[in-house]
Context: one part of a larger RNA
């Protein structure tokens, strides 16, 4: 160098947009730079190998031949990959028209409950648990009823239902943005895939500053249980949860399955488009993009997977090589900080 792999055994980067790079449609003409073949010159001897030959033999020592990853110069092919040149439309894009959505952002507004605050009625309880008890109640509690404060989340709809590239998004209305999907024409004319580095977005939890704090609840404080109980249980409760702006970048970031194309049996439900048919309905076929549940070949160790492939193939990336030390030490790099990323070995089984 070739050779094996990544759903669960080690293995897919958390996700996107893109730089170099790698690869990349039909057909035609042209070039010869890669390839191919012909021929020349070079690839010193010696050693290695083959045939011989010489010391008795053999180390050794000779003749000849092969071999020498190959390199250059020259003449020749033109199928492939390349370069160059007009052409194509089937990939990829724009117009046109229409559809769906909890996709992002800003403002606004609505009810329903919790709590608290006022005031009414009204008397001994009330909360809590397995059972208490700490708590709260005659300075009048719970309970009921009127108001009024304020946070936060948005019951029915609601669904292997939608949208997003992931993370992730639900009360309703306005505004201001992205993307997806169908048809049938027009147009551009390989503009395309991947993507090391880069750059961006990133649950939750944390961090800084300002605020806001209903509810709920690490930290903490009482009750309980128990041999103890630094816990499960209860009564309290502070960060924090929430807003603005800025860090953090991590996770069972999961479909534990990287993008992208092309092909390869059918069943059946859904979500939203189009085209037909028709006895216009509670309806059927056809065909798109979704998003499921069974399966055929077929792969897989098995379990499954099975047109949303883990099946057949091509590309380009990322990644793995025994357990443990260890996703750690050291050093970079990044962070405020807590830490993140990169990432060994001595030892040991």
């Nucleotide at each position: 160098c070739u050779g094996g792999g990544c759903g669960u055994a080690a293995a897919g980067g958390g996700u996107g947009c893109g730089u170099a790079g790698g690869c990349g449609g039909u057909a035609c003409g042209u070039u010869a730079g890669g390839u191919c073949u012909g021929u020349c010159g070079u690839g010193a001897a010696a050693u290695c190998c083959c045939c011989g030959g010489g010391c008795u033999c053999a180390a050794c020592c000779u003749g000849g031949g092969a071999a020498u990853g190959g390199c250059g110069g020259u003449g020749g092919a033109a199928a492939c990959c390349g370069g160059c040149g007009g052409a194509c439309u089937a990939g990829a894009g724009u117009a046109u028209g229409g559809g769906a959505g909890a996709g992002g952002g800003u403002g606004g507004u609505g009810g329903a409950a919790u709590u608290c605050c006022a005031g009414g009625u009204g008397u001994a309880g009330c909360g809590g648990u397995g059972a208490a008890a700490u708590g709260c109640g005659u300075a009048g509690a719970g309970a009921u009823c009127u108001g009024g404060a304020g946070g936060a989340a948005c019951a029915u709809c609601a669904g292997u239902g939608g949208c997003g590239a992931a993370a992730g998004c639900g009360g309703c209305c306005a505004c201001c943005u992205g993307g997806c999907c169908c048809a049938a024409u027009a147009c551009u004319g390989a503009c395309g895939c991947u993507g090391a580095g880069g750059c961006a977005c990133g649950a939750a939890a944390g961090c800084g500053u300002g605020g806001g704090g209903a509810g709920c609840a690490a930290a903490c404080a009482g009750g309980a249980u128990u041999a103890g109980a630094u816990a499960c249980c209860c009564u309290g409760g502070u960060a924090g949860u929430c807003c603005a702006c800025g860090c953090c970048c991590u996770a069972a970031a999961c479909g534990a399955u990287g993008a992208a194309u092309a092909c390869u049996a059918g069943a059946u439900g859904u979500u939203u488009g189009g085209u037909g048919c028709c006895a216009c309905g509670c309806g059927u076929a056809c065909u798109g993009a979704g998003u499921g549940u069974c399966g055929u070949a077929g792969c897989u160790a098995a379990c499954g997977c099975g047109a949303u492939a883990a099946g057949u193939a091509u590309u380009c990336c990322g990644c793995c090589u025994g357990g443990g030390a260890a996703g750690u030490a050291c050093g970079g790099c990044c962070g405020c900080a807590a830490g993140g990323u990169u990432a060994a070995a001595a030892c040991u089984c």